[in-house]
RNA sequence: CGAGUUGGCCGAACAGUCGCUGUCUUAUCGCAAGAUGAGGCGGAGGAAAGUCCGGGCUCCGCAGGGCAGGGCGCCAGGUAACGCCUGGGAGACGUAAGUCUACGGAAAGUGCCGCAGAAAAUAUACCGCCCGAUCAUCGUAAGGUGUUCGGGUAAGGGUGAAAUGGUGUCGGUAAGAGCGCACCGCGCUUCCGGUAACGGAAGUGGCAGGGUAAACCCCGCUCGGAGCAAGAUCAAAUAGAGGAGCAGACGCGUGGCCCGCGCGGCUCCUGGGUAGAUCGCUAGAGCUGCAAGGCGACUUGCAGCCCAGAUGAAUGACUGUUCUCGACAGAACCCGGCUUACAGGCCAACUCCUUCU
Numbered sequence: 001c002g003a004g005u006u007g008g009c010c011g012a013a014c015a016g017u018c019g020c021u022g023u024c025u026u027a028u029c030g031c032a033a034g035a036u037g038a039g040g041c042g043g044a045g046g047a048a049a050g051u052c053c054g055g056g057c058u059c060c061g062c063a064g065g066g067c068a069g070g071g072c073g074c075c076a077g078g079u080a081a082c083g084c085c086u087g088g089g090a091g092a093c094g095u096a097a098g099u100c101u102a103c104g105g106a107a108a109g110u111g112c113c114g115c116a117g118a119a120a121a122u123a124u125a126c127c128g129c130c131c132g133a134u135c136a137u138c139g140u141a142a143g144g145u146g147u148u149c150g151g152g153u154a155a156g157g158g159u160g161a162a163a164u165g166g167u168g169u170c171g172g173u174a175a176g177a178g179c180g181c182a183c184c185g186c187g188c189u190u191c192c193g194g195u196a197a198c199g200g201a202a203g204u205g206g207c208a209g210g211g212u213a214a215a216c217c218c219c220g221c222u223c224g225g226a227g228c229a230a231g232a233u234c235a236a237a238u239a240g241a242g243g244a245g246c247a248g249a250c251g252c253g254u255g256g257c258c259c260g261c262g263c264g265g266c267u268c269c270u271g272g273g274u275a276g277a278u279c280g281c282u283a284g285a286g287c288u289g290c291a292a293g294g295c296g297a298c299u300u301g302c303a304g305c306c307c308a309g310a311u312g313a314a315u316g317a318c319u320g321u322u323c324u325c326g327a328c329a330g331a332a333c334c335c336g337g338c339u340u341a342c343a344g345g346c347c348a349a350c351u352c353c354u355u356c357u
Base pairs, nucleotide, nucleotide: 002352003351004350005349006348007347008346009345010344012322013321014320015319016318017317018316020043021042022041023040024039025038026037027036028035029034045328049339050338052337053336054335055334056333057227058226059225060224064259065258066257067256069223070222071221072220073219074088075087076086077085078084089103090101091100092099093098104218105217109216110215111212112211113210126157127156128153129152130151131150132149133148135146136145137144138143165184166183167182168181170180171179185207186205187204188203189202190201191200192199193198231279232278233277234276241270242269243268244267245266246265250264251263252262253261286305287304288303289302290301291300292299293298323326
């Protein structure tokens, strides 16, 4: 210089004029509710998106027990909690910085591994290698060649994602084979380090079909439900209408089933009235700064700050200047996460190639 990896920040700015909205002050009108005018302070995001998780909050349920069902799945921590985050372990990828993991169990059982291939489980022999025999043939002979049959073999070759542990210029055999040996791998035992997952060392055993649970399944931990259109208050109106069924051995009670418990009417159809106002609604598991503890997520203490509450849905229009010439994109009860989208710009640390010193 170039190429990368990880983390973080900004994301059009400034000024003027008019306009919208919350709240406060004030003036006028009004019995009041409220209306109008003037002024102060404030007014969309890092994802507000997805509606995927976890909660706060509200309501129901004596809120209990069980079955089915759902979620998670290496270890240890953080957190209100989580399927999230942090650190570590194992495996895979990368030269590396780093990244990813649906990461418990295949010796409880069942299922599946197409085609190809001899053969994918009750394991086997396509090509081959070795031994023996018969027949023919060459040769003085030893022996060679070809055909057929019998026996042995799974090291070599082929098929396949995978072929019954791997390698060995070792030994052994008729030819081979963990058949034996050495190393690696695997199982078991013991010791050491670590909270643990796990790692290391020593000894011992020739040890045998593998894979797949993001297949069914087994194991461990965990799980009430519904949701701000929750719910509460006020006002107003109507038809305390009509019909059918069940009825205490029954029915109802916020996912299904059973038991328990509570209640006493319940279910369906037809038809009629109202759907307006207020609250919930923003002071929070809140934000910022400093200090201490911790590898870190984070915790504790002190100090400071108040930062949208609309409701057919509020921040828009015009003018001027600047330069990085403007991306993804608009709250609707709130918060912690994850995932997805993002023009352009800035900062920090780390890794590697080349060149120079």
The RNA shown here (Bacterial RNase P class A) has 357 nucleotides and comes from Methylomarinum sp. Rfam family: Bacterial RNase P class A. Its family is annotated with tRNA processing, dimeric ribonuclease P complex and ribonuclease P activity in the Gene Ontology. It is annotated as a ribozyme. NCBI's taxonomy places the organism under Bacteria, Gammaproteobacteria, Methylococcales, Methylococcaceae, Methylomarinum. The gene name in the source record is rnpB.